[in-house]
């Protein structure tokens, strides 16, 4: 590259929004729902990035615990990513 012939798969997951619950917040749990996704499977104890700032620290104000900044031990894997990986004339 050509010829012949199939068989498998025909499923998974679940955005926004709404209700519920947890929480200081980010965000998360459950239900409904379906935007998308061939890794939207797992993993924050490979690594990076982003979000939040309760507690803490500093500054200022000042005797009311206000305002501002810094900071993760918190959060995001449907931000990148490690690892694993289904069917297939691959």
């Nucleotide at each position: 590259c050509g010829u012949a012939u199939a068989a498998a798969a025909c499923g998974g997951c679940a955005a926004a929004a709404u209700c519920u619950u947890u929480u200081a917040a980010a965000a998360a749990u459950g239900a409904u729902g379906a935007c998308a996704c061939a890794a939207a499977g797992c993993u924050u104890u490979a690594g990076g990035g982003a979000c939040u700032a309760u507690a803490g620290u500093u500054a200022u104000a000042g005797u009311u615990g206000g305002u501002a900044a810094c900071u993760a031990u918190g959060u995001c894997a449907g931000c990148c990513a490690u690892c694993u990986u289904c069917c297939g004339a691959a």
Molecule: c-di-GMP-I riboswitch aptamer
Organism: Paenibacillus sp. FJAT-29882